Predicted 3D model of RNase P RNA and transfer RNA as a complex of 510 nucleotides. Its mean pLDDT, the model's own confidence on a scale to 100, is 76.

[in-house]
RNA sequence: UGUGUGGGCGGUCUGGCCGCGACGUGCGCACGGCGCCGGUUUCCCUGGGACCUACCCGGUUCCGCAGAGGGGGCCAGCGUGCAAGCGCGUCGAGGAAAGUCCGGGCACCGUAGGGCAGGGUGCCAGCUAACGGCUGGGCGCGUAAGGCGACGGCAAGUACAACAGAAAGCAGACCGCGCGCGUGCCGCCUCGGCGCCACGCGCGUAAGGGUGAAACGGUGCGGUAAGAGCGCACCAGUGCCCCUGGUAACAGGGGCAGCUAGGUAAACCCCACCCGGUGCAAGGUCCGAUAGGGAGAGAGAGCCUGCCCGGCUCGUCAAGAUCUCCGGGUUGACCGCUGGAGGCGCGCGGCGACGCGCGUCCGAGAUAGAUGGCCAGACGCCUCCACCCUCGGGUAGAGGCCGACAGAACCCGGCUUACCAGCCCACCAGCCC
RNA sequence: GGCGAUGUAGCUCAGCCGGUUAGAGCACACGACUCAUAAUCGUGGGGUCGACGGUUCAAGUCCGUCCAUCGCUACCA
Numbered sequence: 001u002g003u004g005u006g007g008g009c010g011g012u013c014u015g016g017c018c019g020c021g022a023c024g025u026g027c028g029c030a031c032g033g034c035g036c037c038g039g040u041u042u043c044c045c046u047g048g049g050a051c052c053u054a055c056c057c058g059g060u061u062c063c064g065c066a067g068a069g070g071g072g073g074c075c076a077g078c079g080u081g082c083a084a085g086c087g088c089g090u091c092g093a094g095g096a097a098a099g100u101c102c103g104g105g106c107a108c109c110g111u112a113g114g115g116c117a118g119g120g121u122g123c124c125a126g127c128u129a130a131c132g133g134c135u136g137g138g139c140g141c142g143u144a145a146g147g148c149g150a151c152g153g154c155a156a157g158u159a160c161a162a163c164a165g166a167a168a169g170c171a172g173a174c175c176g177c178g179c180g181c182g183u184g185c186c187g188c189c190u191c192g193g194c195g196c197c198a199c200g201c202g203c204g205u206a207a208g209g210g211u212g213a214a215a216c217g218g219u220g221c222g223g224u225a226a227g228a229g230c231g232c233a234c235c236a237g238u239g240c241c242c243c244u245g246g247u248a249a250c251a252g253g254g255g256c257a258g259c260u261a262g263g264u265a266a267a268c269c270c271c272a273c274c275c276g277g278u279g280c281a282a283g284g285u286c287c288g289a290u291a292g293g294g295a296g297a298g299a300g301a302g303c304c305u306g307c308c309c310g311g312c313u314c315g316u317c318a319a320g321a322u323c324u325c326c327g328g329g330u331u332g333a334c335c336g337c338u339g340g341a342g343g344c345g346c347g348c349g350g351c352g353a354c355g356c357g358c359g360u361c362c363g364a365g366a367u368a369g370a371u372g373g374c375c376a377g378a379c380g381c382c383u384c385c386a387c388c389c390u391c392g393g394g395u396a397g398a399g400g401c402c403g404a405c406a407g408a409a410c411c412c413g414g415c416u417u418a419c420c421a422g423c424c425c426a427c428c429a430g431c432c433c
Numbered sequence: 434g435g436c437g438a439u440g441u442a443g444c445u446c447a448g449c450c451g452g453u454u455a456g457a458g459c460a461c462a463c464g465a466c467u468c469a470u471a472a473u474c475g476u477g478g479g480g481u482c483g484a485c486g487g488u489u490c491a492a493g494u495c496c497g498u499c500c501a502u503c504g505c506u507a508c509c510a
Stems, first nucleotide, its partner, number of pairs: 001429002004427006012378007020092008028082005038075004043071004047063006094405001098416002101414005106279004113309004118275005123137005138151001139149003152270002157268002159264002174209002176205009186195003217235006236260002238257008283335004293326005300314005328509003342361008379403002381400004386395004434506007443459004452490001461477005483499005
């Protein structure tokens, strides 16, 4: 220097005013309770306390009658609950909350049983609750860092290949090359043949041309009429056998076979492995409302699975299961609901994904859907202008309807997609010193 | 929120076990017929097959990821 490669951080901040949701709390409201303290009372009972006397009766004295004591009720303190209003406090979206593309938890389906069909995945080993995810390794492609790969099987079977081309899948002869036969022309000559050329017919040939996305290993020598793995040597590939390393994928080496076998399986299919269905509008509890209404079909119907077997429930000749259509009512509350395969830190094991142990923290729960708006300042970016210098930046000022993508809805693990302006780390290649 | 389907000409739809010119009807333009219009007849134009990647020699068709549109889905008797 490179629009190099890979990974990470972070996802504007502060203050003021107004506003929203949840939870807690005070006032408030409702209920319960009254042992004790306090207050109160149109309720009930009695004058009460102290002393004398063994006690009753009685007496003395003080207080009170503008009232005292006791009992009961009520209020508040107390407890429980509620949340319409007001106040206070705490908390309040994301890295993707998104797409809903995979996988699981959870809930219900009263058999989640078997077979078929269907769907998915696809090198090997591991991680995980599970996965189409992740990690490590192998193989192929890339100068490299590194990235990408639906990466089992087309030497199981079936199928497909337009146009062009001669021929497109147990190949094929248009030109070319070569041989044979026939005809014609010319030449030689011992007159019957031979030779050259051209044309036609037949045969051979995949070396060369041309077509195509693709044409049946490559080079050389031999061989042949011309050619060809036809034969041989070397090279490349494939299959089988053996040895070595590796858990394995696979890699390396040796031998044998002229074996050269094309492509497509995101074509049917074969092989191996996995998958029950429906999704929180699952499902449960409570309150309230209404006409258990009308019409039609009806002997089988419904559920578990699309089908079969098998199973369960309801009904079986009308008091009729069930289905379809037309109507009726509600649009409420609570649980599920958020503390979990949870976050962070440390230690240990492992190359790593990850696992184990200890400590610590609690961080949304709405239901037409809260988490926002305005103002000021800071920060970053862009534009304009001025100044400075080492010509790329720096400093000061002004302006910006500049600060992205996007909003939880039962919860998690992934993948994919969207995204402003930046920063940091590691590595690679080229050039220069 | 959940589940499912569709996207091809201006509109409504074919084409789907991949094969080279992507069709049909209506609409549109021009011509013929008519005095003129409609109807009718003839001719013609018009398509990035929703977008982007991948598999393949070749993709509207097969696969993946996005985008858009539409439909179904509450409870009670």
It holds a member of the Rfam family "Bacterial RNase P class A". By type it is a ribozyme.